This is a predicted structure of a 328-nucleotide part of an RNA (large-subunit ribosomal RNA, domain IV) from Terasakiella pusilla DSM 6293.
Taxonomically the source falls in Terasakiella pusilla (Bacteria, Pseudomonadati, Pseudomonadota, Terasakiellaceae).
It was read from a public genome assembly.
Model confidence (mean pLDDT): 88 of 100.

[in-house]
Context: one part of a larger RNA
RNA sequence: UGGUGUUGAAGGAACUCGGCAAAAUACACCCGUAACUUCGGGAUAAGGGUGACCUGUAUGUGCGCAAGCACAUGCGGGUGGCACAGAAUAUGGGGUGGCGACUGUUUACUAAAAACACAGGGCUCUGCGAAGUCGCAAGACGACGUAUAGGGUCUGACGCCUGCCCGGUGCCGGAAGGUUAAAAGGAGGUGUGCAAGCACUGAAUUGAAGCCCCGGUAAACGGCGGCCGUAACUAUAACGGUCCUAAGGUAGCGAAAUUCCUUGUCGGGUAAGUUCCGACCUGCACGAAUGGCGUAACGACUUCCCCGCUGUCUCCAACACCAACUCA
Numbered sequence: 001u002g003g004u005g006u007u008g009a010a011g012g013a014a015c016u017c018g019g020c021a022a023a024a025u026a027c028a029c030c031c032g033u034a035a036c037u038u039c040g041g042g043a044u045a046a047g048g049g050u051g052a053c054c055u056g057u058a059u060g061u062g063c064g065c066a067a068g069c070a071c072a073u074g075c076g077g078g079u080g081g082c083a084c085a086g087a088a089u090a091u092g093g094g095g096u097g098g099c100g101a102c103u104g105u106u107u108a109c110u111a112a113a114a115a116c117a118c119a120g121g122g123c124u125c126u127g128c129g130a131a132g133u134c135g136c137a138a139g140a141c142g143a144c145g146u147a148u149a150g151g152g153u154c155u156g157a158c159g160c161c162u163g164c165c166c167g168g169u170g171c172c173g174g175a176a177g178g179u180u181a182a183a184a185g186g187a188g189g190u191g192u193g194c195a196a197g198c199a200c201u202g203a204a205u206u207g208a209a210g211c212c213c214c215g216g217u218a219a220a221c222g223g224c225g226g227c228c229g230u231a232a233c234u235a236u237a238a239c240g241g242u243c244c245u246a247a248g249g250u251a252g253c254g255a256a257a258u259u260c261c262u263u264g265u266c267g268g269g270u271a272a273g274u275u276c277c278g279a280c281c282u283g284c285a286c287g288a289a290u291g292g293c294g295u296a297a298c299g300a301c302u303u304c305c306c307c308g309c310u311g312u313c314u315c316c317a318a319c320a321c322c323a324a325c326u327c328a
Base pairs, nucleotide, nucleotide: 001323002322003321004320005319006318007317008316010314011313014312019309027051028050029049030048031047036041038157052079053078054077055076056075057074058073059072060071061070062069063068080084092307093306094305095304097302098301099299100298104116105115120155121154122153123152124151125150126149132141133140134139158294159293160292161291163224164223165222168221169220170217171216172215173214174213177212178211179210183206184205188201189200190199191198192197225243226242227241228240229239252286253283264280265279266278267277268276
């Protein structure tokens, strides 16, 4: 000097990105427990009290033929200690917002989460030699199942809901029409031959799916405007005009895990608050199963605040052990 521990005056988070680490709490019984709530919870909520030993008395249970022994409980009296769940073991608590409903799963060796999964919801395919998957095939899985089944895909408990757009892309449907391959067809033509012929070439016409075309479909991929004017202070604009569009963002939420300007403005909390909470809405660039908004319970998640507690700190010190170092 480092490591691992123990202890610490006064203060008690002033430390720090952040109470990281440490301290504190911890058991049993008795009392007592809020908001909220899906009425199950929340809850060991929170917050208090008692606990050792001696002794009196009462009751109960077990064992025993009995005498009695052991254990437990209630009430009363007393004794000692700094300390009585005397060691060890052994939840700190409360408030608030975000995200995800939950228990689970994950980056074996830097990420455990708000990511994945999930029950629940939707769409879609599949009638059984099913669809789908593996295989060149035979064959196998699906399934010794049969639409209350199986596959794919999206969403993700529950509650309230899920608006408008089918122009583009996709998918589905469509006995017409257009286009269209091989093939069929064979008018006509060319070469050669005296010719019969042989060999080529070849118009019209017939001719599938697809595409064009006509419809449907958004819990399919996706999309969801601009300018100008207007009310008896001002401001604002329920209202009007105009351009464009397939349609111009509904409900709800909103400086948000989304807000650039921005430490927006106002309120709360602090002596002082770029964070936090509640509002406002001017949403650079929220928005409805790429789900929207709420939500009790839950979380080694995350934000902010408070109580307790402490060497985190003011400000370091001492001790023990281990190493390092110096000397022998």